[in-house]
RNA sequence: ACUACCGAAAGGCAAAAUCAGGGAAACCUGAUGACGCAAAGUCAUGGGUCUAAAAUCACACUUUAUUUUUCGUGAUUACGACCGCCAGACUGCCGAA
Numbered sequence: 001a002c003u004a005c006c007g008a009a010a011g012g013c014a015a016a017a018u019c020a021g022g023g024a025a026a027c028c029u030g031a032u033g034a035c036g037c038a039a040a041g042u043c044a045u046g047g048g049u050c051u052a053a054a055a056u057c058a059c060a061c062u063u064u065a066u067u068u069u070u071c072g073u074g075a076u077u078a079c080g081a082c083c084g085c086c087a088g089a090c091u092g093c094c095g096a097a
Base pairs, nucleotide, nucleotide: 005095012037013036017032018031019030020029021028022027035084041090042089043088045087046086047085048082049081050080055076056075057074058073059072
């Protein structure tokens, strides 16, 4: 130096929960806190999962001469979210045998 990740040490990250803030929600941020993690570092690219504000459709209600809109309920849908679900890409600390 390379391979490799079965030891040690140093340093690192931080699940659940609680509190505060943001968001329609999923979820995110901060503090406390450690279940775990050798990529639990970065990237939503493929699959997957979560959410459904807006949009579309249906129904109901109200009003009206009629129609439409608003409001309510349901369905569909990501352009929202998750890399601590699985792949992929990029980068990377320590170092004995």
c-di-GMP-I riboswitch aptamer from an Anaerolineales bacterium, 97 nucleotides, folded computationally.
The source organism's lineage runs through Bacteria, Bacillati, Chloroflexota, Anaerolineae and Anaerolineales.
The coordinates come from a structure-prediction model, not an experiment, and the mean pLDDT is 78.
The sequence was found by an Rfam model in a public genome assembly.